Transfer RNA from an Anaerolineae bacterium, 73 nucleotides, folded computationally. The organism belongs to Anaerolineae, within Bacteria. The coordinates come from a structure-prediction model, not an experiment, and the mean pLDDT is 81. It matches the Rfam family "tRNA". By type it is a transfer RNA. The sequence is in RNAcentral, with records from ENA.
RNA sequence: GACCCUGUGGCGCAAUGGAUAGCGCGUAGCGCUGCGGACGCUAAGGUUGGCAGUUCGAGUCUGCCCAGGGUCA
Numbered sequence: 001g002a003c004c005c006u007g008u009g010g011c012g013c014a015a016u017g018g019a020u021a022g023c024g025c026g027u028a029g030c031g032c033u034g035c036g037g038a039c040g041c042u043a044a045g046g047u048u049g050g051c052a053g054u055u056c057g058a059g060u061c062u063g064c065c066c067a068g069g070g071u072c073a
Base pairs, nucleotide, nucleotide: 001072002071003070004069005068006067007066010025011024012023013022018056027043028042029041030040031039049065050064051063052062053061
């Protein structure tokens, strides 16, 4: 330099172009307990890497850029 893959809460992952972007772990509060752990209940936490475009509608499709990984040179 060319091409390919990935980017979604703190972490690991879901989501056919269509309902309020969900699940697990973790965190906080409450219950339970002599205190914890485990367990149960509840809650907080996301502008889906960035900017544009297509569309009635984009996490999903297209272009460019950024970051990480890979193949080739």